RNA sequence: GGGGGUAUAGCUCAGUUGGCUAGAGCGGUUGGUUCGCAAUCAACAGGUCAGGGGUUCGACUCCCCUUAUCUCCA
Numbered sequence: 001g002g003g004g005g006u007a008u009a010g011c012u013c014a015g016u017u018g019g020c021u022a023g024a025g026c027g028g029u030u031g032g033u034u035c036g037c038a039a040u041c042a043a044c045a046g047g048u049c050a051g052g053g054g055u056u057c058g059a060c061u062c063c064c065c066u067u068a069u070c071u072c073c074a
Base pairs, nucleotide, nucleotide: 001073002072003071004070005069006068007067010026011025012024013023019057028044029043030042031041032040033039050066051065052064053063054062
């Protein structure tokens, strides 16, 4: 330098060929059970879907560019 993959909550990830308000587990906070802890149950908080632009009535999803990272070739 060229090809390919990945980027979604604090962490690990899902998201069905574009369609209501973006989700799970773990973690966090609060509360119940307990003398207390652990454990368990319930509720709550937490997101610029890496960034910018485009297509569309509508984009995490499609197209282009950029950034970071992994990998292959040279």
Transfer RNA from a Bacteroidota bacterium, 74 nucleotides, folded computationally.
The prediction has a mean pLDDT of 80.
RNAcentral holds the sequence, with entries from ENA.
Its Rfam family is "tRNA". Rfam classes the family as a transfer RNA. About the family: Transfer RNA (tRNA) molecules are approximately 80 nucleotides in length.